[in-house]
Context: one part of a larger RNA
Molecule: small-subunit ribosomal RNA, 5' domain
Organism: Gongora gibba
RNA sequence: GAAAGAACACUAGAGGCAUGCUUAACACAUGUAAGUCAGAUGGGAAGUGAUGUUUACAGUGGCAAAUAGGUGAGUAACGUGUAAGAACCUACCCUUAGGUGGAAAAUAAUAACUAGAAAUGGUUGUUAAUACUCUGUAGGCUGAGGAGCAAAAGGAGCAAUCCAUCUGAGAAGGGGCUUGCAUCUGAUUAGCUAGUUGGUGAGGCAAUAGCUUACCAACACAAUGAUCAGUAGCUGGUCCAAGAAGAUGGUCAGCCAUAAUGGGAUUGAGACAUGACCCAAACUCUUAUGAGAGGUAGUAGUGGGGAAUUAUCUAUAAUGGGUAAAAGCCUAAUAGAGUAAUGUCCUAUGGAGGUAGAAGGCCCAAUGGUCAUGAACUUCUUUCUUCAGAGAAGAUGUAAUGAAGAUAUUUGAGGAAUAAGCAUCGGCUAACUCUAUGCUUGUAACCACUAUAAGAUAGAGGAUGCAAGUGUUAUCC
Numbered sequence: 001g002a003a004a005g006a007a008c009a010c011u012a013g014a015g016g017c018a019u020g021c022u023u024a025a026c027a028c029a030u031g032u033a034a035g036u037c038a039g040a041u042g043g044g045a046a047g048u049g050a051u052g053u054u055u056a057c058a059g060u061g062g063c064a065a066a067u068a069g070g071u072g073a074g075u076a077a078c079g080u081g082u083a084a085g086a087a088c089c090u091a092c093c094c095u096u097a098g099g100u101g102g103a104a105a106a107u108a109a110u111a112a113c114u115a116g117a118a119a120u121g122g123u124u125g126u127u128a129a130u131a132c133u134c135u136g137u138a139g140g141c142u143g144a145g146g147a148g149c150a151a152a153a154g155g156a157g158c159a160a161u162c163c164a165u166c167u168g169a170g171a172a173g174g175g176g177c178u179u180g181c182a183u184c185u186g187a188u189u190a191g192c193u194a195g196u197u198g199g200u201g202a203g204g205c206a207a208u209a210g211c212u213u214a215c216c217a218a219c220a221c222a223a224u225g226a227u228c229a230g231u232a233g234c235u236g237g238u239c240c241a242a243g244a245a246g247a248u249g250g251u252c253a254g255c256c257a258u259a260a261u262g263g264g265a266u267u268g269a270g271a272c273a274u275g276a277c278c279c280a281a282a283c284u285c286u287u288a289u290g291a292g293a294g295g296u297a298g299u300a301g302u303g304g305g306g307a308a309u310u311a312u313c314u315a316u317a318a319u320g321g322g323u324a325a326a327a328g329c330c331u332a333a334u335a336g337a338g339u340a341a342u343g344u345c346c347u348a349u350g351g352a353g354g355u356a357g358a359a360g361g362c363c364c365a366a367u368g369g370u371c372a373u374g375a376a377c378u379u380c381u382u383u384c385u386u387c388a389g390a391g392a393a394g395a396u397g398u399a400a401u402g403a404a405g406a407u408a409u410u411u412g413a414g415g416a417a418u419a420a421g422c423a424u425c426g427g428c429u430a431a432c433u434c435u436a437u438g439c440u441u442g443u444a445a446c447c448a449c450u451a452u453a454a455g456a457u458a459g460a461g462g463a464u465g466c467a468a469g470u471g472u473u474a475u476c477c
Stems, first nucleotide, its partner, number of pairs: 001477001003475001006473005013347001015345004019340002021305001026303003030300003035063003040060002043057001045055002070258003079183007088175003094170006101135003111124005140149003154163003184230003191221001196218008233255004237248003261280004283294004313336003319333001320331004350380004360371004385414006421466005426447002432461005442449002
């Protein structure tokens, strides 16, 4: 000198755009963040005098809930970055070829009875499906001759047709795996390793593989730093710097890991699942003591910790996502607004004239100098402010749909009106005198200052610097 997710002190007019728990991955009251489909399905309900149409619904069933969003505890690792590779999987969407024949048995809901304080159940009877099962057929798969394995579902409509469904092949995007190189500190850590290194058989996986297992061999790694210990999410980037370096990884974007702690599997195309399940032990809550419920590192909020970090807001209007044939519904993603000078940018606090060089303050060598054209006064303007009116774009080549929004913007009227502070003035370093104090009070990054004339303390007048900010402190270059 510069920087920043800063904090503190004094001060503070307006606006735009960003940013806001760096500490306790500490504990959490309350609300909310993942639903949707009645055009898959049996049903009971509302409504009507009745039928039909209609509306909303718990259950079975389908798709989604593995996305989006949070956090950085762990991890020094094929985790990340980069460049390659071969032995793989892929729901929805798209392209292409071909299909959906026949049949059976159940079950929830509901009803009756019944256990329990509750959470939650039990028994019996009954019923449907795009739920489940069998069978025919055939593309396909398998050492491809033989033989074997092995598919489907309907719905809406008068119909045309549309939607759904099964099989094969392909594409795209996504994911799993392997490898080269790079990736902090310590030798006051020198040896380390038995599934350890390799082979064969078997198992296993979507796939390769000691991934697992039996047997056999005794390897593998290491001063080019193994092992051990400490610290740490990695990157694009960001800050600084002439550059090389150095520091850093908050916001935004990519990857990884994680979901109170530690294990485990289920479902599924995909999870070993952040608002699913099971188990253990910790904590909190309920209880009729027999037993149960919970997980904010989603969003808002509370306590606590701390120098320190915001609302228990609005809307699905836009963008995107889920579902549905669609209308639509859901969406704390997102879009907005609120809050904090936290940062940055823009802008104002007036312009012109005005000497009796005014009053007053301070200094003085005492008819002077300075604050100072500064004020008053005259005149002009209205950024801004107050009031009143108009009023968008963003909405998609028809119409409708705007949370923000009484917005932005703009027109008119009134009035200089509503708007300046902070630090410093011995040298470094721009800016000086007086008074008080008298090694006292105190200042100070360093040198140092204060002993009765202190340009260094305190106050005053003046000056200098920056300015809606100015200083201090901690950190990095």